[in-house]
Order: sequence, then C1' cells, then structure tokens
RNA sequence: GUUCGAAAAAGGCAAAACAUCCGAAAGGAUGUGACGCAAAGCCACUGACCUAAGUUUUUAAUUAUUCCGAUAAUUAAAGAUAAGGUAGCAGGGUUGCCGGG
Repeated sequence: GUUCGAAAAAGGCAAAACAUCCGAAAGGAUGUGACGCAAAGCCACUGACCUAAGUUUUUAAUUAUUCCGAUAAUUAAAGAUAAGGUAGCAGGGUUGCCGGG
C1' cells in the first nucleotide's frame, strides 16, 4: 500500500420504547435505554423510500362583480409536486481504530 473481519484486546456508536423540546408532517435534538453495528464516522451526488407546509389541478359550496358568457375571492374534499427528510435502505465519495493475509 492492498485485501479480509476468524479469534482477541483497548475503546466507540446506540434500534424500539418513554420523557421534554423543535417541525405542517415525515422526521430531528437531548436524556434514560440497548435491538443491533467494523465505518451504525462524515457528505443527500445516484437510485429507492417517507412526508406534502407551500405551489398547482379538479370538484363542490358560499360570497362579490357581471357585458349574464363568465370572472374573482374564501372554505372543504381529492389528485400531482421536495425546495423537507431517511447516511441504521442500497450504491458512490471521503476520513479512520484494532487484528489476520
């Protein structure tokens, strides 16, 4: 330098659940707690997945305007959408402990 994680040591991280907080939600932060993890360190670049506040489309109702064709606003329901997330979904990038070849 490269490859691998059998045995071992030093240590590391921390799922679910619960509490508090942030967030529209998905989810996140902290504490308790350990299901697991050799990158379960870091980065949303690619794919996948989660959410849909905002935006937008359709429908319905109400109100206003009206040249009576309609138009606009509000509310409700449904659809689409990431500029929001998941690094403990996979790939990729990057850094790194111990040990074997």
Annotation: Model confidence (mean pLDDT): 88 of 100. c-di-GMP-I riboswitch aptamer from a bacterium, 101 nucleotides, folded computationally.